About this RNA: This is a predicted structure of a 464-nucleotide part of an RNA (large-subunit ribosomal RNA, domain III) from a Betaproteobacteria bacterium. Rfam family: Bacterial large subunit ribosomal RNA. Rfam links the family to the GO terms structural constituent of ribosome and ribosome. The organism belongs to Betaproteobacteria, within Bacteria.
[in-house]
Context: one part of a larger RNA
RNA sequence: GAGUAGCGAAAGACGGGUGAGAAACCCGUCCACCGAAUGACCAAGGGUUCCUGAGCCAGGCUAAUCCGCUCAGGGUAAGUCGGGUCCUAAGGCGAGGCCGACAGGCGUAGUCGAUGGACAACUGGUUGAUAUUCCAGUACCCGCAAUAAACCGUCCAUGACGAAUCAAUAAUGCUAAGUGUUUGAAGUUGGCUAGCAAUAGCUGAUGGAGCGCACGACCCAAGUUGGUAGUAGUCAAGCAAUGGAGAGACGCAGGAAGGUAGUCCAACCCAGGCGAUGGUUGACCUGGGGUAAGAGUGUAGGAGGUUCUGUAGGCAAAUCCGCAGAACAAUCUCUGAGACUUAAUGCCGAGCCGUAAGGCGAAGUGGAUGAUCCUAUGCUGCCAAGAAAAUCUUCUAGCGAGGUUUAUAGCGGCCCGUACCCGAAACCGACUCAGGUGGUCAGGUAGAGAAUACCAAGGUGAUC
Numbered sequence: 001g002a003g004u005a006g007c008g009a010a011a012g013a014c015g016g017g018u019g020a021g022a023a024a025c026c027c028g029u030c031c032a033c034c035g036a037a038u039g040a041c042c043a044a045g046g047g048u049u050c051c052u053g054a055g056c057c058a059g060g061c062u063a064a065u066c067c068g069c070u071c072a073g074g075g076u077a078a079g080u081c082g083g084g085u086c087c088u089a090a091g092g093c094g095a096g097g098c099c100g101a102c103a104g105g106c107g108u109a110g111u112c113g114a115u116g117g118a119c120a121a122c123u124g125g126u127u128g129a130u131a132u133u134c135c136a137g138u139a140c141c142c143g144c145a146a147u148a149a150a151c152c153g154u155c156c157a158u159g160a161c162g163a164a165u166c167a168a169u170a171a172u173g174c175u176a177a178g179u180g181u182u183u184g185a186a187g188u189u190g191g192c193u194a195g196c197a198a199u200a201g202c203u204g205a206u207g208g209a210g211c212g213c214a215c216g217a218c219c220c221a222a223g224u225u226g227g228u229a230g231u232a233g234u235c236a237a238g239c240a241a242u243g244g245a246g247a248g249a250c251g252c253a254g255g256a257a258g259g260u261a262g263u264c265c266a267a268c269c270c271a272g273g274c275g276a277u278g279g280u281u282g283a284c285c286u287g288g289g290g291u292a293a294g295a296g297u298g299u300a301g302g303a304g305g306u307u308c309u310g311u312a313g314g315c316a317a318a319u320c321c322g323c324a325g326a327a328c329a330a331u332c333u334c335u336g337a338g339a340c341u342u343a344a345u346g347c348c349g350a351g352c353c354g355u356a357a358g359g360c361g362a363a364g365u366g367g368a369u370g371a372u373c374c375u376a377u378g379c380u381g382c383c384a385a386g387a388a389a390a391u392c393u394u395c396u397a398g399c400g401a402g403g404u405u406u407a408u409a410g411c412g413g414c415c416c417g418u419a420c421c422c423g424a425a426a427c428c429g430a431c432u433c434a435g436g437u438g439g440u441c442a443g444g445u446a447g448a449g450a451a452u453a454c455c456a457a458g459g460u461g462a463u464c
Base pairs, nucleotide, nucleotide: 012030013029014028015027016026017025031461032460033459034458039441040440041439042438045421046420049419050074051073052072053071054070055069059067060066079140080139081417082416083415084414086117087116091112092111093110097106098105099104121138122137123136124135125134141413142412143411144410146408147407148406149405150404151403152402159235160234161233166226167225168224169223173220178215179214180213181212183210187206188205189204190203191202192201193200194199238399239398243395244394245393246392251382252381253380254379257375258374259373262369263368264367265366266365268289269288270287271286272285273284274282290347291346294342295341296340301335302334303333304332305328306327307326308325309324310323311322313321314320348364351360352359353358383386427436428435443455444454445453446452
């Protein structure tokens, strides 16, 4: 400079409390604001900012008894949530290998790598601070061993299938000697023409070589019969691949249907109320009218042919898949919301009682509407033609003498994350910054609507 600019979008008022001190802290009553957010929950990121007690030098654009500040103590509990002990994509690394003065680059087998696939838990209660983690109740998954029952095997017995080597017979097929047939060579000979002649050419007769075609035994041998022999041998629980096959397994758009969550109404049910001023026992007023996973049932809807026989393909095998054929069909199989029953004689619940902690606890029905959620990875249409691997099912290889199923009552279940903020004063912007930040939930009245306006639940009154 200058007590100047500024104090960073926004509504506060009053009463009480605490305190040395209160416009700002705490409590209360009004008022006001957001309400597809200024509410609730995750991911990323942050990292103790969370909660309690104490404090006010600094930080807080003023003050501060307050704080995301300072100090001390406390707080994050999992078989089922998310991740790992499972799988792979882009991409990374990469034994050998190839390339390269070196350094190093590329890359096979492989090994990592979620933003994807697979995979078993719900409701209520509870703390100052955690909860699908603790507690209560009710479940589910994997593994282990036990008991009981039923059933199937090994062994014994039995049954089914079932060879070869050998002998006999022998279809068909091949050709040999040869037979038949077709063609008809050399040679012999007659006639005519040319020529002096030798001879040459044409033609007739005779001759019968060779090629082709057809037939044609033995041997070999399909098949059949007999014996070896119903002998050798194979099969008859269960588990099961690092192998085979199926499934997993996928785009975009569109409409309709069946449901549900939710919402609204109720003269029905339950609880409370009966009027400070005329009326109000009434079809009066106010409030409430719930409940999950799991288990059972298998509906609306959607999809599919099923069984048998043969078989050269699927790197071995296969009863599986593929291919071919036959018989019989919507009877059937698979999938599948929801509803109903149970879970639940539980829990919740307006309200009432109680100083508080806490206790008790009614009704818990009917109708309308109705999703962007579920059926649905469905159906239909279209062209730009829309991941992989594991889990799962099945097949055999293989293992195998015991095993499978059911019921009952048990035991075990590892590691990491879990506090708190998250349209923000806690993340990214040097700041307690009018900026930026992926996903989920989606109430009422009016409205096409997630616009907009006003409200609910919930939150806030933005640090002069």